[in-house]
RNA sequence: GGGGUAGUAGUUUAAUCGGUAAAACAAAUGGUCCUGACAGUCAUAAGAUUGGGGUUCGACUCCCCACUACUCCA
Numbered sequence: 001g002g003g004g005u006a007g008u009a010g011u012u013u014a015a016u017c018g019g020u021a022a023a024a025c026a027a028a029u030g031g032u033c034c035u036g037a038c039a040g041u042c043a044u045a046a047g048a049u050u051g052g053g054g055u056u057c058g059a060c061u062c063c064c065c066a067c068u069a070c071u072c073c074a
Stems, first nucleotide, its partner, number of pairs: 001073007010025004019057001028044005050066005
């Protein structure tokens, strides 16, 4: 320098043919248990599509550019 794969919550993963983002764990709050605290258990709420454009009534999804990680060729 050229090609390929991937980027979603703090972490690990979903999301069908483009139809309006789901779950587990962690953390937080409250209850329960305990002499008390932690742990356990139950409930609740919050939390994300790498960035910028384009197509579309509608984009995590399709197209373009850039960035990051891994990988292959030279």